[in-house]
RNA sequence: UUGUCCACCGGUGAUGGAGUUCACCGAGAACCGCCGACGGUGACACCCCUUCGGCUGAUAACUCCUACCAGCGC
Numbered sequence: 001u002u003g004u005c006c007a008c009c010g011g012u013g014a015u016g017g018a019g020u021u022c023a024c025c026g027a028g029a030a031c032c033g034c035c036g037a038c039g040g041u042g043a044c045a046c047c048c049c050u051u052c053g054g055c056u057g058a059u060a061a062c063u064c065c066u067a068c069c070a071g072c073g074c
């Protein structure tokens, strides 16, 4: 100096908060949902990108709270 491993720490897991657990990442990272249509890039687009229209979910998982939605009763 470089690489790997362990521990600690920090961050992340498509919409908020908390607890527990799990997974991933180490800032050059993890992560940034789905369906359809037009257009684009390209030798080739169901796959990539832009735009437009539509759809589900507050969890990575469990539990609770908050917000939202649907139904019923008072």
Base pairs, nucleotide, nucleotide: 009026010025011024012023013022016065017064018063019062020061021060033055034054035053036052037051039049040048
Molecule: Fluoride riboswitch aptamer (crcB RNA motif)
Organism: Nitrospira sp.